[in-house]
Source information: Predicted 3D model of a 1396-nucleotide RNA (small-subunit ribosomal RNA) from an uncultured bacterium. The prediction has a mean pLDDT of 84.
RNA sequence: AGAGUUUGAUCCUGGCUCAGGACCCAUGCUGGCGGCGUGCUUAACACAUGCAAGUCGAACGGACCGAUUUGAAAGAAGCUUCGGCGGAAUUCAGAGAAGGUUAGUGGCGGACGGGUGAGUAACGCGUGAGGAACCUGCCUUUCAGAGGGGGACAACAGUUGGAAACGACUGCUAAUACCGCAUAAAGCGUAGAAGCGGCAUCGCAAUUACGCCAAAGAUUUAUCGCUGAAAGAUGGCCUCGCGUCUGAUUAGAUAGUUGGUGAGGUAACGGCUCACCAAGUCAACGAUCAGUAGCCGGACUGAGAGGUUGAACGGCCACAUUGGGACUGAGACACGGCCCAGACUCCUACGGGAGGCAGCAGUAGGGAAUUUUCGGCAAUGGGGGGAACCCUGACCGAGCAACGCCGCGUGAGUGAAGAAGGUCUUCGGAUUGUAAAGCUCUGUUGUACAGGAAGAACAGUAAUGAGGGAAUCAUUAUAUGACGGUACUGUACCAGAAAGCCACGGCUAACUACGUGCCAGCAGCCGCGGUAAUACGUAGGUGGCGAGCGUUAUCCGGAAUUAUUGGGCGUAAAGGGUGCGUAGGCGGCUUCUUAAGUUCAUGGUUAAAGCGUGGGGCUCAACCCCAUAAAGCCAUGGAUACUGGGAGGCUAGAGUACUGGAGAGGGCAGUGGAAUUCCAUGUGUAGCGGUAAAAUGCGUAGAGAUAUGGAGGAACACCGGUGGCGAAGGCGGCUGCCUGGACAGAAACUGACGCUGAGGCACGAAAGCGUGGGGAGCAAAUAGGAUUAGAUACCCUAGUAGUCCACGCUGUAAACGAUGAAUGCUGGGUAUCGGGGCAACUCGGUGCCGUAACUAACGCGAUAAGCAUUCCGCCUGUGGAGUAUGCACGCAAGUGUGAAACAUAAAGGAAUUGACGGGGGCCCGCACAAGCGGUGGAGUAUGUGGUUUAAUUCGACGCAACGCGAAGAACCUUACCAGGCCUUGACAUCCCUUGCGAAGUCCUAGAGAUAGGAUGGAGGUUAUCAAGGAGACAGGUGGUGCAUGGUUGUCGUCAGCUCGUGUCGUGAGAUGUUGGGUUAAGUCCCGUAACGAGCGCAACCCUUGUCUUCAGUUACCAUCAUUAAGUUGGGGACUCUGGAGAGACUGCCGGUGAUAAACCGGAGGAAGGUGGGGAUGACGUCAAAUCAUCAUGCCCCUUAUGGCCUGGGCUACACACGUACUACAAUGGCUAUUACAGCGUGCAGCGACCUGGUGACAGGAAGCGAAACACUGAAAGAUAGUCUCAGUUCGGAUUGAAGUCUGCAACUCGACUUCAUGAAGUUGGAAUCGCUAGUAAUCGCGGAUCAGCAUGCCGCGGUGAAUACGUUCUCGGGCCUUGCACUCACCGCCCGUCAA
Repeated sequence: AGAGUUUGAUCCUGGCUCAGGACCCAUGCUGGCGGCGUGCUUAACACAUGCAAGUCGAACGGACCGAUUUGAAAGAAGCUUCGGCGGAAUUCAGAGAAGGUUAGUGGCGGACGGGUGAGUAACGCGUGAGGAACCUGCCUUUCAGAGGGGGACAACAGUUGGAAACGACUGCUAAUACCGCAUAAAGCGUAGAAGCGGCAUCGCAAUUACGCCAAAGAUUUAUCGCUGAAAGAUGGCCUCGCGUCUGAUUAGAUAGUUGGUGAGGUAACGGCUCACCAAGUCAACGAUCAGUAGCCGGACUGAGAGGUUGAACGGCCACAUUGGGACUGAGACACGGCCCAGACUCCUACGGGAGGCAGCAGUAGGGAAUUUUCGGCAAUGGGGGGAACCCUGACCGAGCAACGCCGCGUGAGUGAAGAAGGUCUUCGGAUUGUAAAGCUCUGUUGUACAGGAAGAACAGUAAUGAGGGAAUCAUUAUAUGACGGUACUGUACCAGAAAGCCACGGCUAACUACGUGCCAGCAGCCGCGGUAAUACGUAGGUGGCGAGCGUUAUCCGGAAUUAUUGGGCGUAAAGGGUGCGUAGGCGGCUUCUUAAGUUCAUGGUUAAAGCGUGGGGCUCAACCCCAUAAAGCCAUGGAUACUGGGAGGCUAGAGUACUGGAGAGGGCAGUGGAAUUCCAUGUGUAGCGGUAAAAUGCGUAGAGAUAUGGAGGAACACCGGUGGCGAAGGCGGCUGCCUGGACAGAAACUGACGCUGAGGCACGAAAGCGUGGGGAGCAAAUAGGAUUAGAUACCCUAGUAGUCCACGCUGUAAACGAUGAAUGCUGGGUAUCGGGGCAACUCGGUGCCGUAACUAACGCGAUAAGCAUUCCGCCUGUGGAGUAUGCACGCAAGUGUGAAACAUAAAGGAAUUGACGGGGGCCCGCACAAGCGGUGGAGUAUGUGGUUUAAUUCGACGCAACGCGAAGAACCUUACCAGGCCUUGACAUCCCUUGCGAAGUCCUAGAGAUAGGAUGGAGGUUAUCAAGGAGACAGGUGGUGCAUGGUUGUCGUCAGCUCGUGUCGUGAGAUGUUGGGUUAAGUCCCGUAACGAGCGCAACCCUUGUCUUCAGUUACCAUCAUUAAGUUGGGGACUCUGGAGAGACUGCCGGUGAUAAACCGGAGGAAGGUGGGGAUGACGUCAAAUCAUCAUGCCCCUUAUGGCCUGGGCUACACACGUACUACAAUGGCUAUUACAGCGUGCAGCGACCUGGUGACAGGAAGCGAAACACUGAAAGAUAGUCUCAGUUCGGAUUGAAGUCUGCAACUCGACUUCAUGAAGUUGGAAUCGCUAGUAAUCGCGGAUCAGCAUGCCGCGGUGAAUACGUUCUCGGGCCUUGCACUCACCGCCCGUCAA
């Protein structure tokens, strides 16, 4: 710092999304240790249990304990003379030192500390001031004092009530408890007061008089308390300036309300409260109302400005079950106090009582979710006490949780046989990977053992010293640790106990395999998945981070996407329809003044923590400590350019007066002619009218036409214009009256009077509404006629509102220049309207072209969309939607204001390439037209669809499938079906065992494959051969032509398709290749910001047409000879054959054209403008065709989807279509006679000739591997005859019989022959095909395939036409241009309804 996503591509606008950081987090997977932090965001929901505020006996009286002691009872051990002595423990009663404990009275503290954020939009908070309007316990300092009395109440005792909580009565008693009195410097109150000061009320005050108010003691004699006053400190209270969320679809709010006087109340000011008086006060600078919210220091983010947030720590506020209230007190209207009320819970003897975790733990509940009913007062701090000490869930610590931040570890070195395994593979290898193992080493952490802190200083006691000292201080000794035997240190031991998570299509670092097959799934956005998924799932590998890693929610950023910094409004969202004008904002030149803004300096404040910087301490870091720096506000002083305030002046802005001309500017009244319609009358007769064509309609009851007269309404031809006027809407015959504005000239007057303009007011096309008129024409609605599949339309005939007038309403338009108003500045050219000037020129308006600049581009360009200033309006993705709702306006129609839910990744602007258009221009093609002949009707052949079938194998489907693959299905072919068989296989390679015996021929079984036997003797014996066997593998016309190669079709033999450099454009792209001519042609010429080049065109190639030359055998034969015959000799002239050449190039002439290219005509020539024909097919299009020619990836089958065999099928047949053949006849059929080709083919062949047969053909058989022999007598044609218009002497289908040939075999299912039979058909609907010359048409011939089987296909020659005016139309194509919301490209896109 950006990136992805709208398009075929581009630029822009614009939204959506991502990469970053953060978190009181939650969740998924995983989890070794330590340090420092953090941990109910939800139910201010309810709470069991324990603890969280007590302390003082040095204030008080009691009570209790108490060493001891007195008395009584009692009598142990021991002793004993057994009589007893002895007297302990023990029990009872009394006294009770020192000391201790403590219910009560009393004092201080329970107003701090701790929790929570419900309420609160407020002087609540923050910040800065003020209190001359205030209070302050404990603490500090100072001054003064403490005299002398009194009466009670608890406790206690007795009686007594109640279940309890808790009381009641009687009696006794103490105090630092309570109450008088004395004292009164000071204080307070009242009255007076010189003087001083200030900020309005006022403050201070020497001094005087009168009145009033205190006290408490304890004690170890050290001290601690008590009372009054002054001051300080601390803490609090009050007031004010400024700041502090959203909504106007909340616009008016307010009666103690605003102020005054007086009083009350308070610590104190105050409507704080009350009485009276006045009627104010707040609000567009947003009152009131509604919603939301504790505020801040700070935290997160950001370059900053900002935005979001208010957990933890700290300050303030508020609250303590809900609501209210006061008491006590220095302080509360009081979390662990009181009273009342409400809800809830608990106890109860039913009468009545008790309670308040938003303290620390903990429980239930809610929730995605948040910890232990822990230890200790050792430290820090707090309360009480003289102190020891007591209390302290504040606090210090520990526990739980990867919740966060920080640190450490899970080993280090070496180690190639690059191990094994995994994965991939082109099978060669690659990768995991020095990774592991192995070897060497270390010991952080861990485990065990040992040592072991700092945090401790006070205070107390004792001693010593300093000191005037019994104050105080110092030193010494002693004592004190929850954490914790913890941190830390040492020793020993073992690599041992410690790695996962996410991602890997792009953004975004990281790729392969398999599985899946629009399924399962993924996804933050774009989007992946329909059989070869780097996007799903798994694996291997890789990348990132690492005790964590992903995900979800939220915030900031990126987003200049609310734009102050830092955006826009002609066409992308966005200028209000127009003006006038209020508030507001902004404002010309100049002088003086002021100092509000502004600026400089200084001071105060800005708590601490945090952040930044510099140091320091924990081994480092996080963390902690120290120091320092920093923004805001307030005050004081200085400066005065600019802005503002005040005073004065000026005339350039603005305005007034004067002169002049222009104008559809507005209002009212009058008036004119043309035209339409209607009425009346005359003339006149059959139509009129209307349309693409018609019909409805009008008309013999006289229309239309024509003539005259009349009525009525509306609009104003020509002039008229890119013209004029107006603020806009808008304004058009002529005249008069009233009236607004602009312009020019000259320069008299005013002296900034100006610009803009939220609200407001006015104007505002058409349509529409109300009332009343008017109504000729036109004309929504409506009716009829047409059109149409329909036609609630377009067209026609009628026709009502309305259009017109007056008065009201409505208030909107693509109300547009889609461009707000005003001012200044910034090159030119040209046209026009109105002024001025003699002119040059100038002022005002309206247009065009264009410089700079601007713009995404288009474009704009002194009439700016340029450069600037001021003010207003408006915009923030698209749809929902200008919809809903509320409010306002309106008679209504409706208008103004104006959302959200939800959906979506785009919507959009400008320009570019193409494609397309029932857009335009130019041009071409058997494209149409002009012709000739067909198809479509019939019969047959053949292919296809459909149907049928065991199978009717498969493919080809508009042109560009359908006599196509197939240049030939009886078996074979053959891929299909039925049945019978084989399983390393019919075929290839490798291995093992054996050593034999293959093909052929014959026999047997069988439908055959096959099996057995005989014969045979290839090959092999170095096993290369054969058989058998095992497995790798073979095999597949199985799938995918949408995985492919190759090949082919088609547009199209159409003239196009591109590139390099340059130039233009932000860019996609353009230019070149467009333009003017010309051509079959992007062929050539000229012009030209283009200049060149490539693939195509053309030419080069083959063939054919003419000639020359060379060569003549099997071809040829003019001359000579010869023969039945080019038969033979001979010839090399001719034809012909096959080699080599020539020839044609717009070369020549004339004309046209631009002196070009070229075109037209001509000459010569066999041939003339590409001579005819062929081969040759640019970049590309159609996911065109083919996996069944072949090759091939992947998938599938493997005793079968492979292989072999027999038979069947591909030949089926209600039907439909394509392509052909034969016909329908006389330009013909038949019979007879007769003439002339060329291309080709032939040995498993062509077969002359002879004989037989009516014939197909058969039996013999010469020649020929071919310019030699044969196929091979070509046919149409010609000549002659016959038929005479008919289903025929046309036509030949079908059928019967008999045959021929091929072949193992003609039944399914061949061709041919003879005889007989003799169907449909009499020229073919709509529609449609071919052909421009040796062509169409017509006639036969040959060949491939092939045993046999063409009406098909490929070739060959014979005969041999007609027509083309022309390019309007049909089809296809090329170039230029235009529109476009298409780009899968019009077979597009897309709207509505209905259905699912």